[in-house]
RNA sequence: GCGGGAUUGGUUUAGUGGCAGGACGCGACCUUCCCAAGGUUGAGGCACGAGUUCGAUUCUCGUAUCCCGCA
Numbered sequence: 001g002c003g004g005g006a007u008u009g010g011u012u013u014a015g016u017g018g019c020a021g022g023a024c025g026c027g028a029c030c031u032u033c034c035c036a037a038g039g040u041u042g043a044g045g046c047a048c049g050a051g052u053u054c055g056a057u058u059c060u061c062g063u064a065u066c067c068c069g070c071a
Base pairs, nucleotide, nucleotide: 001070002069003068004067005066006065007064010024011023012022013021018054026042027041028040029039030038047063048062049061050060051059
């Protein structure tokens, strides 16, 4: 330099053109003499920019970071 892949709460991991989910973690409450465990509930997220579309996390282009291969 070329090609391919990945990027979603604090961590990890699904997902689909029409309300963004799970697990762990965090806050509050319940339970318990206390702790642990358990239950209810809440906050917190689509890497960035542009385009297409009535509507984009999803499709297209570019950028950034990481991984793999080739040279």
The RNA shown here (transfer RNA) has 71 nucleotides and comes from a Minisyncoccia bacterium. Its Rfam family is "tRNA". Rfam's curators write: Transfer RNA (tRNA) molecules are approximately 80 nucleotides in length. Its family is annotated with triplet codon-amino acid adaptor activity in the Gene Ontology. By type it is a transfer RNA. Taxonomically the source falls in Minisyncoccia (Bacteria, Bacillati, Minisyncoccota).